Parts: sequence; C1' cells; structure tokens
RNA sequence: UGGAGGAGGCGGGCGUUCGCUGGAGAAUCAUCUUCAGAGGAAGGUCCGGACUCCACGGCAGGUUGCGUGCCGGGUAACGCCCGGCCGCGGUAACGCGAGGGAAAGUGCCGCAGAAAGCAGACCGCCUCCGGGUCGGCCGGAGGUAAGGGUGAAAGGGUGCGGUAAGAGCGCACCGCCUCGCUGGUGACGGUGAGGGCACGGUAAACCCCACGCGGAGCAAGGCCAAAUAGGGGGACCGAGGGCAACCUGUCCCCGUAUCUCGUUGCGACGAGAGAGGUUCCCGGGUUGGCUGCUCGAGCCGCGCUGUGAAGCGCGGCCCAGAUGAAUGGACGCCGCCCUUCGGGGCACAGAAUCCGGCCUAUAGCCUCCUUCAACCG
RNA sequence: GGGGCCGUAGCUCAGUUGGGAGAGCGCAGCGUUCGCAAUGCUGAGGUCGAGGGUUCGAUCCCCUUCGGCUCCACCA
Repeated sequence: UGGAGGAGGCGGGCGUUCGCUGGAGAAUCAUCUUCAGAGGAAGGUCCGGACUCCACGGCAGGUUGCGUGCCGGGUAACGCCCGGCCGCGGUAACGCGAGGGAAAGUGCCGCAGAAAGCAGACCGCCUCCGGGUCGGCCGGAGGUAAGGGUGAAAGGGUGCGGUAAGAGCGCACCGCCUCGCUGGUGACGGUGAGGGCACGGUAAACCCCACGCGGAGCAAGGCCAAAUAGGGGGACCGAGGGCAACCUGUCCCCGUAUCUCGUUGCGACGAGAGAGGUUCCCGGGUUGGCUGCUCGAGCCGCGCUGUGAAGCGCGGCCCAGAUGAAUGGACGCCGCCCUUCGGGGCACAGAAUCCGGCCUAUAGCCUCCUUCAACCG
Repeated sequence: GGGGCCGUAGCUCAGUUGGGAGAGCGCAGCGUUCGCAAUGCUGAGGUCGAGGGUUCGAUCCCCUUCGGCUCCACCA
C1' cells in the first nucleotide's frame, strides 16, 4: 500500500418564526411564562418475563399436548448471551453448526439397477465337465464382491503378501468396538492391551431418554356517568362438588333446602320434580370520562472482582405519555449526493402497558484491533 | 394494540405414511349449423406467495419474510 476478517459508533447540524401534545407556575376564564417532546430498530410479534384477571385446599402417581436438547457458567427468566469441546469451511485472522439416541421397536428408501436391508452373481474373472466348425466358440456345475455398470447410498479404507481367481484370508498403518490407565468440574482429549469388523441412511418420520410448561391478555383489570327489556332459549349439575387439560389414590374443606310418589304417623332408603348454580347461543343499550400510565431488572461516570457474559460498591441525573392518537410547516446558512445548472434530494423507518432478547429493513460516513500478500528500512 | 386462519392454472378449490402437480368453470383449435348458442373431440396455460434449510428427493417437514381474511370494546 492492497485484499480479507472482527468489534463498536454516527446516521444531517445550527438559527429565526408560526403551530401541536404534556408537566410546572402565574393569572383568572380572555390567556401568558417556562421546561420537555420518537428509534436503533419504535418494525415483525418469534421467544422470555413484570403486571392484571380467571379458579379458590394440599400431597403423590399416571396419561395427553407443546417446547427445549454437546459441556460449564451468566441472568428475574429465556429457545438469549459468554467461555469451552467436537465437526465442517478458510493459507490465516476468523466464520458456520436444530450438536441427545439409528447395536428398544415400527415405518420409508420412488426411478434406475441382477440385488435396497435376516444382502446381492447382470457384465467380467477363475476352476472343472461335456460338445465342437478347436485362434479362443457353445452348454452345464461351481468359486469369487478385486474390476465394470446402476444409484444419494451396494456390508470398513490404503498398501504388501497370498490365491486357480479372489476375499480381514494373513500382516502394517488409519478408522471402528470392548476393557484398562491418565488429564479435565464436564463435554472431551491422550495413551496401552485385546477383537478381524459384528453396527447403511433417515428422528426438521413415528418414537425413546432427560428437562421444562395452567389459561388469557392493558380492547387485561378497577371506578364513575348515560341508556336499555337486569328479556328469551339450549346443555350440564342438582347430592354431590372442590386436585388451573384429563384420570386415579389419600387426607382435608364445603354442601345435601323444599315438594311429590313407592309407603303408612316419624325415621331411613329409592325414584322423580324443582329453588338455585355453571356454561353457550339469540337479543337490548352506549360508542363518554377517570385510572392502570410511566421512576424503571432505568440512564451516565468512576472504582473493584471475573478470560468473558456479567456482578458489587460509590457519586450524579429524571429522560414522550398521546387516544378523531401530539412530536410538524416555512425561511436562512453550512455539510454531503444528483443535475437537463433552473433546481431537486438527505437511508430504513413513526412510540401506543412496560422491560430482556432474537429476527428483519437500513443510502452514506467514522474509529479501533487482527490476519495475509507485496515493497521499503 | 392483541389472538386465529389462509396463500396451488385467468376464477373457485382438491392434493397425507414426502417420489405423477390435478378437478370444475373459463380460453384456443377442430367437428356440428346458413350463422350463433348448446353439445362432442383435442390442446395450451403453474416461480405451488418469496428466500433459505433438513432429506437422495419438498405443495407437504422446519426457519425467516411478504400479502390477505377474520375475531376481540363497555353496561345491565
């Protein structure tokens, strides 16, 4: 200097003027002053929470559904983050990985191919027998997975030996399995001995294993006001009910009003009705206000601990709360980009209860670090 | 703001243990008719909304994204 990789930041600036929303303060019902007013994603709603309601007993076991899935940490929690292990890609810096189990079981592996899952002789190679037109033919019996061909995939790989030809048939190395020793919290790594190999792929197919999980969502929920018919119908419970999907065991809690019949005066038992309750549907009315609402796992700075994600301590700060939904318009100067020289434009995009993440969109610009190559010293 | 569902030919829709992309209407051509309609025969027409992944192989399974539809207020 060039290429590449990683981490982080900004994302038009200043001023004048006219408006909009909110807080505070004056005034008082005319208003005035002052302060503040979109984002890194406010987005998608893909996860995790806070908060609120639904139910009103707990413990234990099982079933179903959904999710997560190498190991160890961080966190309020997570499917997020950090550090490591293993595999793959890259010369490297570094990047990517839904990364448990296929020697528990079931299913599937279309077409092609001889054969596709308790493997398999189509061509070829080799041996033997018979025939023969005997320079390499035909038929039969067998051996063979080294070679060809099909396929995504053909039951370890390379080499040497061996053999009629071959083959873990034998051996060396690599891979695999089993058992030890050893380093590490662990995933896993290193090493030694034994075994010729027994185990194809697919779990983002069913499934198995481990762990976790009630449902709904601020249009949640609470209060006030106005208006209407506090109306109608179905199902279930009605003597049992209560274990936030379902079932069971056990303890516990609440309840079993009333009427009729069997059956006769009471009790008890059985059956029915039924007050009442739960839930769904059809209707009626309103389209108002307040609250929840913004001070919070908050922001900034410094110090300490930790490789890091983060944690702890001290000091400082208050930073939108709208609801027919505010955060805008015009002008001037400057900075970039385009230009037909008149001018035009300034990426993606706009809060809606609030946080922590992920993902997606984003013109242009800036800072730092690392690696590779060439050149110079 | 929140929840649910859908996207396949011009239109309306099927498509399951993942392996052929289909039906009806419409369109084009031919036959029939003097001509048209109806009818018969033949045919064309598809980024399966888009991108990526798993798999030998994806409309189908998974992730991201785009578009559309629908429901949810309060009172008694």
This is a predicted complex of two RNAs, RNase P RNA and transfer RNA, with 453 nucleotides together. It holds a member of the Rfam family "Bacterial RNase P class A". Gene Ontology terms of the family: tRNA processing, dimeric ribonuclease P complex and ribonuclease P activity. By type it is a ribozyme. Rfam describes the family as follows. Ribonuclease P (RNase P) is a ubiquitous endoribonuclease, found in archaea, bacteria and eukarya as well as chloroplasts and mitochondria. The coordinates come from a structure-prediction model, not an experiment, and the mean pLDDT is 81.